Predicted 3D model of RNase P RNA and transfer RNA as a complex of 454 nucleotides. It holds a member of the Rfam family "Bacterial RNase P class A". It is annotated as a ribozyme. Its mean pLDDT, the model's own confidence on a scale to 100, is 78.
[in-house]
């Protein structure tokens, strides 16, 4: 200088005029509900997204067990309010490296699959070859047996690999390394790592295929729910269970008994509440107004102090959007940065909608630290 | 805002337990006809909405993303 990896950031800047939206003061006004003006303050993101996860909060009245069914997770270990997330490791796999990537438990419980192509795909099998031996030859070669799985060939996969011995000719047939299994002991909280002994090697892959195993998960969603005004026909229609006895009666109904019905938005059981007609669902009707949940929160920033680190703890410190058909914009001025010869022309992605934490996805330029490998000078 | 579903040939739409993706219309071409339509024959057309992944293999399993649709106020 090139070429690359991780990790952080920023992501147009100032001013000046005229609006929008919350607050707050002050002043008028007012039918006491509120309006209106003057002035000061505050007003999108890192992803506010997609809505994938987790969770505050709110309802479905509630506790408490248990079962199926569903949905998720899925190496250890630790972090958090929690998690699929992050941090450290482990173990495979990729780079020359820096480092990046893994849904990474079970396949000896079961059921399934394995298409085509091949002789043969699952307690497997001989097409070519390779090796013996027999028979017949027209001496070119043909046809049975038996061995064999080193070689060729199909295939995503052919039942350990490489090499020497061996052997008719192969074969874990024997040996040695390397994989595999087991057993023992030692390191480490563990995943798992290494030693060392045995074993000639054993039922190959999928489990993001059913499925086992271990652990989690009740459901909805702020258009969730409260509270207040307004208005009607607080009607009607299927459908479920039940519409029973007793006694009073001014026959309109009261009352008390059994009983039923509904309430966990899968089902059961135990307590349990609530009504006596109750619910479930259509269709018609009437409002489509305020008000609050509504932002101080697992908040941010400096700092110390524990931890490898995620992260915890104390101290100071700040308060920083709250609309609701939805406000955070317009103009012009100077400067930045790209594009263009210049005149100009443009400034990524994309805009909060009850708050968080996480993930993913999008995204013009740009700045900053640490590492890596090449070549070139000293 | 939230909560669902769907995407396959020009169009409508099938696609089983992952194994070479069809059918009906419309389309070329041919034939029937004086022509035309009808009808028979024949032919073509497909990154399965994109991208990643698991498998040997994906239309089908699983993540991500993208376009369509739909649905959900109160009060009796």
């Nucleotide at each position: 200088c090139c070429a690359g990896g991780c990790g952080g950031c920023c992501g147009g800047a100032u001013g000046a005029c005229c609006g929008c939206u919350g607050u707050c003061g002050g002043c008028c006004u007012u039918u006491c509900g509120g309006g209106g003006c003057c002035g000061g303050u505050a007003g999108a993101g890192g992803a506010a997204a997609g809505u994938c996860c987790g969770g505050g909060c709110u309802c479905c009245a509630c506790g408490g067990g248990a079962a199926a069914u569903c949905g998720g997770u899925g190496c250890c270990g630790g972090g958090u309010a929690a998690c699929a997330c992050c941090c450290g490791g482990c173990g495979g796999g990729g780079g020359c490296g820096a480092c990046c990537c893994c849904a990474g438990g079970g396949a000896a419980a079961g059921u399934g699959u394995c298409a085509c192509a091949g002789a043969a795909a699952g307690c497997a099998a001989a097409c070519c070859g390779c090796c013996u031996g027999g028979g017949c030859u027209u001496c070119g070669g043909c046809c049975g047996g038996g061995g064999u799985a080193a070689g060729g060939g199909u295939g995503a996969a052919a039942g350990g690999g490489u090499g020497c011995g061996g052997u008719a000719a192969g074969a874990g047939c024997g040996c040695a390394c390397c994989g595999c299994g087991u057993c023992g002991g030692c390191g480490g909280c563990a995943a798992c790592g290494g030693c060392g002994g045995c074993g000639g090697c054993a039922g190959g892959a999928c489990a993001a295929a059913c499925c086992c195993c271990a652990c989690c998960g009740g459901g909805a969603g702020c258009a969730a729910g409260a509270c207040c005004a307004a208005a009607u026909a607080g009607a009607g229609g299927u459908g479920g269970c039940a519409g029973g006895c007793c006694g009073g009666u001014u026959c309109g109904c009261c009352g008390g008994c059994a009983g039923g019905g509904u309430c966990g938005g899968u089902u059961c059981c135990u307590g349990g509440a609530c009504c006596c007609g109750u619910c479930a669902u259509c269709u018609g009707g009437g409002u489509a107004g305020g008000u609050u949940g509504c932002u101080u929160g697992a908040g941010g920033c400096g700092u110390c102090c524990g931890g490898u680190a995620a992260c915890g703890g104390g101290c100071g410190u700040c308060c920083u959007a709250g609309a609701g058909g939805a406000a955070u914009g317009g103009u012009c001025a100077u400067c930045c940065c790209c594009c263009g010869a210049a005149a100009g022309g443009g400034g990524a992605c994309a805009g909060a909608a009850c708050c968080c934490g996480g993930c993913u996805u999008a995204c013009a330029g740009g700045c900053c630290g640490c590492c890596u490998g090449g070549c070139g000078c000293u | 805002g939230c909560c669902g579903g769907c995407u396959u040939a020009g169009c409508u739409c099938a696609g089983u337990u992952g194994g070479u993706a069809g059918a009906g219309c419309a389309g070329u071409u041919g034939a029937u006809u004086u022509g035309u339509a009808a009808u028979c024959a024949u032919c073509a057309g497909g990154u399965c909405g994109g991208g990643a992944g698991u498998u040997c293999g994906a239309g089908u399993c699983c993540c991500c993303c993208a376009g369509c649709c739909g649905g959900c106020a109160c009060c009796a």